RNAcentral holds the full RNA, with entries from SILVA. The part of an RNA shown here (small-subunit ribosomal RNA, central domain) has 349 nucleotides and comes from a metagenome. The coordinates come from a structure-prediction model, not an experiment, and the mean pLDDT is 90. It matches the Rfam family "Bacterial small subunit ribosomal RNA". Gene Ontology terms of the family: structural constituent of ribosome and ribosome.
Context: one part of a larger RNA
């Protein structure tokens, strides 16, 4: 080297985009690089093999044979890779008409609701709690009522509904912009898939500069509870959270399931399309592109999956190889730190 594996035992990079590399539709010719055949050299002897022979056998010595599975050199074969030409159109893609959509950026708006401010009406409680207390209130709260300010999230609609590669994304309006999908033709004419490195995105907590700051709320205080209570539960409250810029690069970033691609029984549902039938406004069939739930065959250790695979095959990339010690130590790379990536051995069981 080949052999095994990655939902849950160890084990898919969080997700894109893409260099180099692998791997790549159909026809025809050419051409002989891989491939496959022949011949000629060459492959030292001895060892090993087979197969005669000698020492009484046997180790042991010895003759033939084949091998020596390679190398080069020629002459040939062309299926199939490969290279060159010519050329389709099924795969990409583009054009044209449509469709959905919380898909992204930015600008400007709106209602409820909290708190907070003046007024006003009106008195002794209010709040909280399992029961309480710290807290607030006659310096007039809670409650009602008008009326200001000011942040931050959009109740109902809302739906295993939609959009996005992931992370995500949800009040309405306008601008800017990505991409899906259907339908029918026309056009490019393989332009394809994967993708070490490489880049670009990346929740939430945190870091830096300037803002902001209503409500929540890490740290903090206090009141309980307790044997103690650095907790759970009360009452307060700072960063935080929000915004702009600009780091950080992890998460049970999960469907714990990598991309793509063909194929391989049925059944009910939903969403966004197109085509038909009927009935007439409850509708039904058929196709497509999702997104849900049973299920066959099949796969599984089993649980289950089951056309949206974990079946059935192809391409390509990543990762696994006993617990612990360790995702940690050194070194190396990036970060402003926090760290984060990369990633051992000793020992021990």
């Nucleotide at each position: 080297c080949u052999g095994g594996g990655c939902g849950u035992a160890a084990a898919g990079c969080g997700c894109g985009c893409g260099u180099a590399g692998g791997c790549g539709g159909u026809u025809a010719u050419a051409u002989a690089a891989g491939u496959c055949g022949g011949a000629u050299g060459u492959g030292a002897a001895a060892u090993a093999c087979c197969u005669g022979g000698g020492c009484u056998c046997a180790a042991c010595c010895u003759g033939g044979g084949a091998a020596c599975u390679g190398c080069a050199u020629u002459c040939g074969a062309u299926a199939c890779u490969g290279u060159a030409u010519a050329a389709c159109u099924a795969g990409a893609g583009u054009u044209u008409g449509g469709u959905a959509g919380a898909g992204g950026g930015a600008a400007g708006u709106g209602g409820a609701a909290u708190u907070c401010c003046a007024c006003a009406u009106g008195u002794a409680g209010c709040g909280g709690u399992g029961a309480a207390a710290u807290g607030c209130g006659u310096a007039g709260a809670u409650a009602u009522g008008u009326g200001g300010a000011g942040g931050a999230a959009c109740a109902c609609c809302a739906g295993u509904g939609g959009c996005g590669a992931a992370g995500g994304c949800g009040a309405c309006u306008u601008c800017c912009u990505g991409g899906a999908c259907c339908a029918a033709a026309a056009c490019u004419g393989a332009c394809g898939c994967u993708g070490a490195g490489g880049u670009g995105c990346g929740a939430a907590a945190g870091c830096g500069u300037g803002g902001g700051u209503a409500g929540c709320a890490a740290a903090c205080a206090g009141g309980a509870u307790u044997a103690g209570a650095u907790a759970c539960c009360c009452u307060g409250g700072u960063a935080g959270u929000c915004c702009a810029c600009g780091c950080c690069g992890u998460a049970a970033a999960c469907g714990a399931u990598g991309u793509c691609a063909a194929c391989u029984a049925g059944c009910c549902g939903u969403u966004g399309g197109g085509a038909g039938a009927a009935u007439u406004u409850g509708u039904c069939u058929c196709u497509u592109a999702g997104u849900g739930g049973c299920g066959c065959a099949g796969c599984u250790a089993a649980c289950g999956c089951g056309a949206u695979a974990a079946g059935u095959u192809g391409a390509c990339c990543g990762c696994c190889u006993g617990g612990g010690g360790a995702g940690u130590g050194c070194g190396g790379u990036c970060g402003c730190a926090a760290g984060a990536u990369u990633a051992a051995a000793a020992c021990u069981c």